RNA sequence: UACUUAUCAAGAGAGGCAGAGGGAACAGGACCGAAGAUGCCCGGCAACCGCCGAUUUUAUCGGCAAGGUGCUACUUCCUGCACGGGUAACCGUGAAAGAUGAGAA
Numbered sequence: 001u002a003c004u005u006a007u008c009a010a011g012a013g014a015g016g017c018a019g020a021g022g023g024a025a026c027a028g029g030a031c032c033g034a035a036g037a038u039g040c041c042c043g044g045c046a047a048c049c050g051c052c053g054a055u056u057u058u059a060u061c062g063g064c065a066a067g068g069u070g071c072u073a074c075u076u077c078c079u080g081c082a083c084g085g086g087u088a089a090c091c092g093u094g095a096a097a098g099a100u101g102a103g104a105a
């Protein structure tokens, strides 16, 4: 880097460093940010891998958190495509794209 698969409506600090933009790319919208955001460290959350137990056994359920990841404003912040509803505003569903884990090349 492309592939397969599962998940993406919950949860997570009045801490330290630093110092200007930031949340994947593009466009639009709505936002966060010198009352210090984004980032890094620490802390925390969660439970994909993992470990333990049970069972109708290769799957489901329950428990744990020392290890490998991940996450820690906003639904993946919302929309961008298709379909359905609606006079419309708008609402709903599904894709696409993306993120993360696990697997396989």
Base pairs, nucleotide, nucleotide: 001105003103004102005101006100007099008098013042015041016040017039021032022031026080027079028078029077043072044071045070048068049067050064051063052062053061054060055059076097081094082093083092084091085090

Notes
SAM riboswitch aptamer (S box leader), 105 nucleotides, folded computationally. Its Rfam family is "SAM riboswitch aptamer (S box leader)". Its family is annotated with regulation of gene expression in the Gene Ontology.